The RNA shown here (small-subunit ribosomal RNA) has 1514 nucleotides and comes from an uncultured Bacteroidales bacterium.
The sequence is in RNAcentral, with records from SILVA.
């Protein structure tokens, strides 16, 4: 310190997530040891049993017993026990310690102060006393109630118990004096007390010795002082809700009295009406508060376990009592709830103390030893008491520490997991050898912690008459619960000690196997639908480690609530405008004072903690010394620049006045023309209207149209703008009056009067709402006509509210510049409106507005840019993911529609903002294509061919399915082929390689069964260099599959498209994608090329270069050729021979906008140009950029993974692929006279032949048969039709068509039934030119004629690939379809429009509002009753008497009634709302979304929505 996730991709804005830390923690799975801490967060639920607060005989009276001993009349008495034990008076303690955190939002607690408004037991220190009485009572006895737990009554007795008297200060009242003051005095009154122990004999008295003496101690009284500890008050600090906005009657004060240790409404009578609150009262919710702790770089943020302050409570509530302190956790009393014991009459109890136990829950421990140490309580003191402590158990909860071995040790073993089979990795890891001994394990020793007290000795000092005593101080003595424990030494032996998590990316760490959107993973994106590094095993490997990982808190990351340290045009956010209160901020110069600001000093900020330094346990954790901070508060001196506060000026901000321009600025009042309707009258006649087109409608009862004349209402054409005014909504005919506003000049007043503005007031389009009025146009809603699949719309005729005014409400808009008001400062040019000055009249310059374009700077970008989104200051307003929602509930306003304020639950991981790239458009522009159009021929209908869909089938084998499937794979399905079927057979298998064995040459012929395969069987054959080849068997290791997956793949195709487009390097822009380049202008067929340029090369395409025609030329002449010579023949290049010529096929040459003319910077275009065989690309061909289409093909081929092994191999027969109501695609034949038919009769090209092509002859009508010449071909050979010329038919189902069918036939082939092709003879079908629609084709092109040849035994060929003859017509054009290029636009698309998206309905599930009512608990009101206690009254009873007992009064806890409010829980119904892989309706939004859209409102409509009006440009 930052990463993941919104996109195709960027960027920014933003929100989820994540990686650190952390705990009193739980939970999984594991677990050696030690140290030191820690351990009911939940039921402040209930609690059995033990313990946790006693102690003092040196305050007092008293006073056993068991047992031992001695007597003994055997009843018993005596002694020790013992003045003990035990109780009881008395005195201190029990208000500490220890525990919990329900309550408490509060002087509770923190900090600093106050206390002159006060207490303070025990402790210390000063001073003084401590005289002399007296009367109870309880232990105890004795009667006596009761189960009991406790009493009653009668007698004795003591005290440091009680109680008077006396004395008494500096105490305490009261009065007076003084004085600011409770400050000092004076006077008068009033209030104590207690002894106990040891020791001693100077004094007194008895007199051994002990007192009332003395003397030491310990305690006792008043006073005043200290130290403690405590009450109370005071400043500031201390959580949420404002959807809680007004609270308060002892409320505030004020006298007068009580009360308190003490101030005070604390309480009580009176009197006054006040106090609190937007700086948050009141109410509601949660909470112990701190010192810390946890995070954080810090500011902050969270938390308040353990330690240590303070508070608050001790079943629940109320209350007082005692006391130095309590309203008291182990006191008491009354109510309550429980839970116990009873003899039913009554008791008794209080773990939030230690241990425990039950519950509760996800959780949280022993009924343990010890007072040996620290500390407390009592005692003088030994001591006792202490579940505070101090120690041990128990638990990985936490920190911390050590262990579980170290060294060598490659045949890199075995075996696991992987493999490309070669290895590779676990892995120096193991074994193995060598050494070591921490911990546990046994044996031995064996601690500090301990010092005091106390006691016995010694010395000292003080006292004292003196000793003691007390202090000090030395020396012996005694004490350890943990615990034979830490520690040490020693013995064996590597022996007894590793595990969990992760491994897609963030985030270290990869392979294989099953699974197959399943079963599960996930913190977040996300994985899983057959090759899953994501699930679930295994290998490995990462990270931690006696512990790892979840789950949960909290900070952090989040600068994600922004003080530090955010924003607000368009991402969430500027209030619709103004005016103005509180409130913030406030111009300049002087003096003043010092609150706040700065310095200095002083006190507090307990310690523990953190930080440093150092010491101590071996380290460490931990502990102990010291320092440092504690940023904070008070007080204290000092400065005075700036804020504040006071005074005093000043004039620039701000205002006011003179005096001259200015506006569509408001109000009211008048008055004007145009149109528009409308009514009269006139004219005049059939339509008029109105739309994409056309009905509704109007009109022969006379309209529309026209004329004059009248009436109504609303609205102001031009001018007219990029203007002008207003705070904003808003505002335009003309004129008056009235209001009020800016700006400009120049002087004078005023002397900071200012900005801003939470609440608050006033204003606020349309559209509504009341009421009254008006009603011309328009015109929601209505109705009708049309579109339409519907059409509740968009059109169109009609037409209420409304539109218009008057009051009045309402208060909202895309109320906008989506830009809050003010005030300063920051480059330029330019346009316009208002004033001012100057002017050479052109035009300059100021000032205030409206506008354009731009420096710098801003900003995510887009833009903004002196009218700022810049650079400052001030003050206001809002924002904090989307969605649910501006919705619910409350609340306020309103006649109502509604409007302000405004949430949660639940849900999603994103919503979004600006550019980019594309793609899309019922968007624009430029441009090209046989894309239209212009023309020829055709499909679509008709009969057959095929080919596909369908069916059907035992199977119809499989692919190919818009365009880019369909005469398509298939360039040849009777068998075979073949891959489907039925049946019969074989499993080393039909092929093929290696290796062993065994036979047998190899091989060929024949028989028998059988549909064949096959089986069985006979003959023949005799290779060899003896190794073996060949071929059969056997076993074995490699087969074998047209089984899947083209969506795992290679390669190969097809389409966009032969379209001109695709991209790089470097440069420049730009945060970024990405852009420039390849944009713009001309040109091109072209990204073709020129010019122009932040680009300047370039690379794949394009052209060319290749192939072929077309000209010419050269070379070479064989089988072509044949002019000239010659020979020959009825004829023929038939020969000899020629090398002209045609051809054949090599090399060349030619074409280049190269000339000329005209445009044009140029490229380059034009031309009936000239020259040429060809002219502007000369024709065709080959050649297909980056890249789309998970296009196509696992059945050509290869080639991963799956998946069959007596079958999903293979081998055979037959049989299907050829089926047929049907629908479709390509073709072919026609439908006829541009033909048909019969005769004769030219003229190609390129291919092809040996199991072939056949001359030629002879047979057959014919297809063919029989002979038989050439020819592996420029030689032989199959041959051209259309066309010519002649002749027929004469428009019809024909001499057009020829399908369909019956005969006979031929030829291939084992075979031609299913299922060939041909030929004869008959038979002669349907079709007279084809509906919407629809396909080619622009020249040697369409059409038309034939020909050849692949594949093949033939052959379903009308296909398919070629070739060559005959040969058109059209093209103004580019407006429309279609396709595509470029360029811009707009976008919510990017799976890219076959996109995306909205609503209602319909299903599932889930939170949620409403709801008649029903349950609950809380606070508060009003009435009633009211226990203990406290004061107060009274007290006939008790007492001699103080005084009691009772009683009543006031308050209360508690109960009970009752109205009402707020809260929450539940609920038939019942609203919308979120969610949910493939329901129903429609198409509203995104493009100009097919009616531009969107606010506001209002009507209406199954739903999106529609219309009406008025705003916006988003």
């Nucleotide at each position: 310190a930052g990463a993941g996730u919104u996109u195709g991709a960027u960027u920014c804005u933003g929100g989820c997530u994540c990686a650190g830390a952390u705990u009193g923690a739980a939970c999984g799975c594991u677990g050696g040891c030690g140290g030191c801490g820690u351990g009911c967060u939940u039921a402040a639920c209930a609690c059995a049993u033990g313990c946790a607060a006693g102690u003092c005989g040196u305050a007092c009276g008293c006073g056993a017993a068991a047992g031992g001993g001695a007597c003994u009349u055997c009843g018993g008495u005596c002694c020790c026990g013992a003045g003990u034990a035990a109780a009881g008076u008395g005195g201190c303690g029990c208000a500490c310690g220890g525990g919990u955190g329900a309550g408490u939002a509060a002087c509770a607690c923190g900090u600093g102060g106050a206390u002159a408004a006060u207490c303070u037991g025990c402790c210390u220190c000063u001073a003084u006393g401590a005289u002399g009485g007296g009367g109870a009572u309880a232990a105890c006895a004795g009667u006596u109630g009761g189960a009991a737990a406790c009493g009653a009554c009668u007698g004795c007795u003591a005290a440091u118990a009680c109680c008077g008297a006396a004395u008494a200060c500096g105490c305490u009242c009261a009065u007076g004096a003084u004085g600011a003051a409770c400050u000092u005095u004076a006077u008068g009154a009033g209030g104590a007390a207690a002894g106990g122990u040891g020791g001693c004999c100077u004094c007194u008295g008895c007199u051994u010795g002990c007192a009332a003496g003395c003397u030491a101690u310990c305690g006792c009284a008043u006073a005043g002082a200290g130290a403690u500890g405590a009450g109370u008050c005071c400043g500031c600090g201390u959580c949420c809700c404002a959807u809680u906005a007004g609270c308060u009657a002892g409320u505030u004060g004020g006298u007068g009295g009580g009360g308190u240790a003490a101030c005070g409404g604390c309480c009580u009578a009176c009197c006054a009406a006040g106090g609190c609150a937007a700086c948050g009262a009141u109410g509601g919710g949660u909470a112990g508060c701190c010192g810390a702790u946890c995070u954080g770089a810090g500011a902050g943020g969270a938390u308040g376990a353990u330690c240590g302050g303070c508070c608050a409570c001790a079943c629940u509530g109320g209350a007082a009592c005692u006391g130095a302190a309590a309203c008291a956790c182990g006191g008491u009393c009354c109510a309550g709830a429980c839970u116990c014991c009873u003899a039913c009459g009554g008791g008794a109890g209080g773990c939030a103390g230690c241990a425990g136990u039950g519950g509760g829950g996800a959780a949280u421990a022993u009924u343990g030893c010890g007072c040996a140490a620290u500390g407390g309580g009592c005692g003088a003191a030994a001591g006792c008491c202490u579940g505070a402590c101090g120690c041990a158990g128990c638990g990985a909860c936490g920190c911390c520490g050590c262990g579980u071995g170290a060294g060598g040790g490659a045949u890199g073993a075995a075996g696991g997991u992987c493999u490309u089979c070669g290895g590779a990795u676990c892995g120096u890891a193991a074994a193995c050898c060598u050494c070591u001994g921490u911990c546990a394990g046994a044996a031995g020793g064996g601690a500090a912690g301990a010092a005091a007290c106390u006691a016995g000795g010694g010395u000292g000092c003080u006292c004292u008459a003196a000793u003691c005593a007390u202090c000090a101080u030395c020396c012996u003595a005694c004490u350890g619960a943990c615990g034979g424990u830490a520690c040490c030494u020693u013995c064996a032996a590597a022996g007894g000690a590793a595990g969990c998590a992760c491994c897609g990316g963030c985030u270290a760490a990869c392979u294989c196997c099953g699974u197959g959107c399943c079963a599960g993973c996930a913190g977040c994106c996300g994985c899983g639908g057959u090759a899953a590094u994501a699930c679930g095993g295994a290998g490995g490997g990462u990270g931690c480690a006696a512990g790892c990982g979840u789950u949960a808190u909290c900070c952090g990351g989040a600068u994600u609530u922004a003080u530090u340290g955010g924003g607000u045009u368009u991402a969430a956010a500027g209030g619709g405008u103004g005016c103005g209160u509180a409130g913030g901020c406030u111009g300049u110069c002087c003096g003043a004072c010092a609150a706040g600001u700065c310095a200095g000093g002083g006190g507090u900020g307990a310690a523990a903690g953190c930080c440093c330094g150092g010491c101590g346990c071996c380290c460490a954790a931990c502990g102990c010394c010291g320092g440092a901070a504690c940023c904070g508060c008070c007080u204290u001196u000092g400065a005075u620049a700036c804020u504040g506060c006071c005074g005093g000026g000043c004039u620039g901000g701000a205002a006011u006045g003179c005096g001259g321009a200015u506006g569509c600025c408001g109000u009211g009042g008048g008055a004007g023309g145009a149109a528009u309707g409308a009514g009269u009258a006139g004219u005049g006649u059939a339509g008029c209207g109105g739309u994409g087109a056309a009905a509704u409608g109007c009109a022969u009862a006379g309209a529309u149209a026209u004329u004059a004349c009248u009436c109504a209402g609303a609205a102001c054409a031009c001018c007219g703008a990029u203007u002008g005014c207003g705070a904003a909504g808003g505002c335009a005919u003309c004129u008056c009056a009235c209001g009020a506003g800016g700006g400009g000049u120049u002087c004078a007043u005023u002397g900071a009067c200012g900005c801003u503005g939470a609440g608050g007031c006033a204003c606020g389009a349309a559209a509504g709402c009341g009421u009254g009025g008006g009603g011309a146009u328009c015109g929601a809603a209505c109705a009708g006509g049309a579109u339409u699949a519907g059409a509740u719309a968009c059109c169109c005729u009609g037409g209420u509210a409304g539109u218009c005014c008057a009051c009045g409400c309402a208060g909202u808009a895309a109320a906008c510049g989506a830009u809050g008001a003010u005030g300063g400062c920051u480059a330029a040019c330019u346009g316009u409106c208002g004033g001012g000055c100057c002017u050479u009249c052109g035009g300059g310059u100021u000032c205030g507005g409206c506008g354009g374009c731009c420096a710098a700077g801003c900003g995510a970008a887009a833009g903004c840019g002196a009218u700022a989104a810049g650079c400052c200051a001030u003050c206001c307003a809002c924002c904090u993911g989307g969605g649910g929602a501006g919705u619910a509930c409350g609340a306020c306003c309103g006649c109502a529609a509604g409007g302000u304020u405004g949430a949660a639950a639940c849900u999603c991981a994103a919503a979004g903002g600006a550019a980019u790239u594309g793609a899309c458009g019922g968007g624009g522009g430029c441009c090209c294509g046989c894309a239209c159009a212009a023309g020829c021929g055709g499909a679509g209908g008709a009969a057959c061919a095929u080919g596909u869909g369908g069916u059907u089938u035992a199977a119809u084998u499989c692919g190919a399915u818009g365009a880019u499937a369909c005469g398509c794979g298939a360039g040849g399905a009777a068998c075979c082929u073949u891959a489907c079927c039925c049946g019969g057979g074989c499993u080393c298998g039909a092929a093929c390689g290696g290796c062993a064995c065994c036979u047998g040459a190899a091989u060929c012929a024949c028989c028998c069964a059988g549909a064949g395969a096959u089986g069985g069987g006979u003959g023949a054959g005799u290779c060899u260099u003896c190794g073996g080849a060949c071929a059969g068997g056997u076993g074995u290791c490699g087969a074998g599959g047209u089984g899947c997956u083209g969506c795992a793949u290679g390669g190969u195709u097809g389409u966009c498209g032969u379209c001109a487009g695709c991209u790089c390097g470097u440069g420049c822009c730009g945060u970024g994608a990405g852009g420039u380049g390849u944009c713009g202008g001309c040109u091109u067929a072209a990204g073709u090329g020129c010019c122009a340029u932040a680009a300047c090369g370039a690379g794949c395409g394009c052209a060319a270069c290749c192939c072929u025609u077309g000209c010419c030329g050269u070379c070479a002449g064989u089988u072509g050729c044949c002019a000239u010579c010659a020979g020959g023949u009825u004829a023929u290049g038939c020969u000899g021979g020629g090398g002209a010529c045609u051809c054949u096929g090599g090399c060349g040459g030619g074409a280049c906008u190269g000339c000329c003319a005209c445009c044009g910077c140029a490229a380059g275009g034009u031309g009936u140009g000239a020259g040429g065989a060809a002219g502007g690309g000369g024709g065709g061909g080959a050649u297909g950029a980056c890249g789309u289409c998970a296009a196509a093909u696992c059945a050509g081929c290869a080639c991963g993974g799956c998946c069959c092994u007596u079958a999903c191999g293979u081998c055979u027969g037959g049989g299907g692929c050829g089926a047929c109501a049907c629908a479709c695609g390509u073709g072919u034949u026609a439908c006829a006279a541009u033909g048909g038919c019969g005769g004769c009769u030219a003229c190609a090209g390129a291919g092809g032949g040996a199991a072939g092509c056949c001359a030629c002859c002879c047979c057959g009508c014919g297809a063919g048969g029989g002979g038989g010449c050439g020819c592996g071909g420029a030689u032989c050979u199959g041959a051209a039709a259309a066309g010519g010329c002649c002749g027929u038919c004469u428009c019809a189902g024909u001499u057009c068509g020829g399908a369909c069918u019956g005969g006979a036939g031929u030829c291939u082939g084992c075979a031609a039934c299913c299922c060939g092709a041909c030929u004869c003879c008959a038979c002669g079908a349907a079709g007279c030119u084809g509906g919407a629609u629809u396909c080619g084709c622009u020249a040697g092109u369409a059409a038309u004629c034939g020909c050849g040849c692949a594949u093949c035994a033939g052959c379903c060929a009308u296909g398919g690939c070629g070739c060559g003859g005959u040969g058109a017509a059209u093209a103004c054009g580019u407006u429309c379809c279609c396709g595509g290029g470029c360029c811009u636009u707009g976008u919510a698309c990017a799976c890219a429009c076959c996109g995306c998206c909205c609503g209602u309905c319909a299903a599932g599930c889930c939170a949620u509002g409403a709801a008649a009512g029903c349950c609950g608990g809380u606070g508060g009101c009003g009435c009633c009753u009211g226990a203990a206690g406290u004061a107060c009254g009274u007290g006939a009873c008790c007492g001699c008497a103080a005084g009691g007992a009772g009683c009543g009064u006031c308050c209360u806890a508690g109960g009970g009634c009752g109205a009402a409010a707020a809260c929450g829980g539940u609920a038939a119904u019942u609203g919308g709302g979120g969610c949910u892989a493939a329901g129903u309706c429609g198409u509203a939004a995104c493009a100009a979304g097919g009616u531009a859209g969107c606010c506001g409102u209002a009507c209406c409509g199954g739903a999106a929505g529609g219309u009406g009006u008025g705003g916006c440009u988003g």

Rfam family: Bacterial small subunit ribosomal RNA. Model confidence (mean pLDDT): 84 of 100.